[in-house]
RNA sequence: GGGCGGAUAGCUCAGCUGGUUAGAGCAUUGCGCUUACAUCGCAAAGGUCGCAGGUUCGACUCCUGCUUCGCCCA
Numbered sequence: 001g002g003g004c005g006g007a008u009a010g011c012u013c014a015g016c017u018g019g020u021u022a023g024a025g026c027a028u029u030g031c032g033c034u035u036a037c038a039u040c041g042c043a044a045a046g047g048u049c050g051c052a053g054g055u056u057c058g059a060c061u062c063c064u065g066c067u068u069c070g071c072c073c074a
Stems, first nucleotide, its partner, number of pairs: 001073007010026004019057001028044005050066005
């Protein structure tokens, strides 16, 4: 230098072919349960979807550039 893949909640990851409010598990907090702890049940909080621009009535999703991580080729 070239090619491919990833970046979504504190962590691990879903999100199908663009369409209603972005979700799960774990973790955290509160309540219940218990003599108490754990387990279990219920609830809550937590996201500029890596950044910028474009297409579109509408973008996590499509296009372009950039950043960063990993792999391969030279």

Background:
Transfer RNA from a Candidatus Omnitrophota bacterium, 74 nucleotides, folded computationally. The source organism's lineage runs through Bacteria, Pseudomonadati and Candidatus Omnitrophota. It was read from a public genome assembly. It matches the Rfam family "tRNA". About the family: Transfer RNA (tRNA) molecules are approximately 80 nucleotides in length. Its mean pLDDT, the model's own confidence on a scale to 100, is 80.